[in-house]
RNA sequence: GCCAUAUGCGGCAAUGAGGUCUGCCAUGAACCGCCCUUGAUGAAGGGAUGAUGACUUCUACCCUAAG
Numbered sequence: 001g002c003c004a005u006a007u008g009c010g011g012c013a014a015u016g017a018g019g020u021c022u023g024c025c026a027u028g029a030a031c032c033g034c035c036c037u038u039g040a041u042g043a044a045g046g047g048a049u050g051a052u053g054a055c056u057u058c059u060a061c062c063c064u065a066a067g
Base pairs, nucleotide, nucleotide: 010025011024012023013022016058017057018056019055020054021053034047035046036045037044038043
């Protein structure tokens, strides 16, 4: 330096990633959004907002202006 094995470094908060903070949960858990319509606390159909739980940065997407 390389390869293999084992163990540890938790998970989540409606769309990706990094940092900080907050909250929730302990795997049968937390979490898996909202509005309207239809005879139904079901189901089906239609519609709107947001890449954040909050702040911030990046990326993607959208709008406007300039070069």